[in-house]
Order: sequence, then structure tokens, then C1' cells
RNA sequence: ACUUAAAUAGCUCAGCGGUUAGAGUUUGGGACUGAAAAUCCUUAAGUCAGUAGUUCAAAUCUACUUUUAAGUA
Repeated sequence: ACUUAAAUAGCUCAGCGGUUAGAGUUUGGGACUGAAAAUCCUUAAGUCAGUAGUUCAAAUCUACUUUUAAGUA
């Protein structure tokens, strides 16, 4: 330099163009217990990397930029 893949909650990851973007874990509170652990209920945490475009409608499709990973020279 080129090619490919990835970027979504504090962390690990899901998510057919159409309901208010979800799960596990984690934070706070509560129940249970003599007290803890485990379990259960509840709660918080998202500018879906950024900028434009297509569309009635974009996390999802397109282009470019940034970062990361792998490969080729």
C1' cells in the first nucleotide's frame, strides 16, 4: 500500500428494513435465612463508532472516515 472481517449496556454477546433495541453478567433496593451463601422479585446502565445517502420507515441497505483484528505484497 491492497484485500477481508469487526465496532450494539461497565464486560461477553444476540438482534428478518416496522411494537418502547434485548439476553447473560454487573450496580442499587427488596424477599427468603438466626446470620450468610445460593435462589427469587425489582432497578440502573445504550447519541447501536462517526458523517452523509436510499427509503413512508435504518442498529439493519449504500458510500466515505476513524479504530481494531487477520491476510497478501

Transfer RNA from Rhopalodia inflata, 73 nucleotides, folded computationally.
Rfam family: tRNA. Rfam classes the family as a transfer RNA.
Model confidence (mean pLDDT): 80 of 100.
The RNAcentral record of the sequence draws on ENA.
A source record names the gene trnF-GAA.